[in-house]
RNA sequence: CUGAUAGCACUUUGGAGAAUUCUGUUAAAUCAGAUGCCGAAGGGGCAAGCCGGUUUUAAACCGUUAAUCUCUCAGGCAAAAGGACAAAGGUUGUAUU
Numbered sequence: 001c002u003g004a005u006a007g008c009a010c011u012u013u014g015g016a017g018a019a020u021u022c023u024g025u026u027a028a029a030u031c032a033g034a035u036g037c038c039g040a041a042g043g044g045g046c047a048a049g050c051c052g053g054u055u056u057u058a059a060a061c062c063g064u065u066a067a068u069c070u071c072u073c074a075g076g077c078a079a080a081a082g083g084a085c086a087a088a089g090g091u092u093g094u095a096u097u
Base pairs, nucleotide, nucleotide: 006092007091008090010089011088012087013086014085019035021034022033023032024031036077037076038075042073043071044070045069051063052062053061054060055059
């Protein structure tokens, strides 16, 4: 010099679902209440397997463990905003040559 894989409170682009519900109220989608929904901020839950532990004949039990699965606490159900994730760029740094 090269710069795979990987990291990032960075930039750009793409990015789903579900109520323009009902009652009262307001200048207002403003506020309060009710009912019904959505899962892709965040958060909770767990399968096989590996590993560890306890008892043990076999084996069983406990711990550990993922997601776009699941729950719906939070959030959301016009637009805007937000948005997991993806692509490109930027940046950090290692392996390799």
Glycine riboswitch aptamer, 97 nucleotides, folded computationally. Of the family's consensus pairs, 82% are formed in the model. It was read from a public genome assembly, where an Rfam model found it.